[in-house]
RNA sequence: GAUUCUGUAGUGUAGCGGUUAUCACGUGCGCUUCACACGCGCAAGGUCCCGGUUCGAGCCCGGGCGGAAUCA
Numbered sequence: 001g002a003u004u005c006u007g008u009a010g011u012g013u014a015g016c017g018g019u020u021a022u023c024a025c026g027u028g029c030g031c032u033u034c035a036c037a038c039g040c041g042c043a044a045g046g047u048c049c050c051g052g053u054u055c056g057a058g059c060c061c062g063g064g065c066g067g068a069a070u071c072a
Stems, first nucleotide, its partner, number of pairs: 001071007010025003018055001027043005048064005
């Protein structure tokens, strides 16, 4: 340099164009315990950026930025 794939809570991960965006771990609070851990309950926290299409975009399209693989 070329081609292909990819970007969603702190981490990993799901998500038919239409719901309150999923789950696990982690974090905070509460219950429990003499205390800690486990367990139970509750809560906070997220769609890489800019445009386009559409009545409606996490999802489709273009560009940018980042990452991965292959080739040179």